Background
Transfer RNA from Flavobacterium sp., 74 nucleotides, folded computationally. The source organism's lineage runs through Bacteria, Bacteroidota, Flavobacteriia, Flavobacteriales and Flavobacterium. Rfam family: tRNA. Rfam classes the family as a transfer RNA. Its mean pLDDT, the model's own confidence on a scale to 100, is 82.
RNA sequence: GGGCUUAUAACUCAGUUGGUUAGAGUAUACGCCUGAUAAGCGUAAAGUCAGUCGUUCGAAUCGACUUAAGCCCA
Numbered sequence: 001g002g003g004c005u006u007a008u009a010a011c012u013c014a015g016u017u018g019g020u021u022a023g024a025g026u027a028u029a030c031g032c033c034u035g036a037u038a039a040g041c042g043u044a045a046a047g048u049c050a051g052u053c054g055u056u057c058g059a060a061u062c063g064a065c066u067u068a069a070g071c072c073c074a
Base pairs, nucleotide, nucleotide: 001073002072003071004070005069006068007067010026011025012024013023019057028044029043030042031041032040050066051065052064053063054062
């Protein structure tokens, strides 16, 4: 220099033939339970879906560029 893959909650990930409110587990807070703690059960909070622009009635999902990480070729 060229090509490919990945980026979604604090962490690990699902969701991409475009369409209902963006989800799960762990962790966190609160409550129930207990003499108390842990475990268990319930509830809640936590996301500009890496960024910008575009396509579309509608974008996490499609396109272009940029950023970061990884792999391959030279």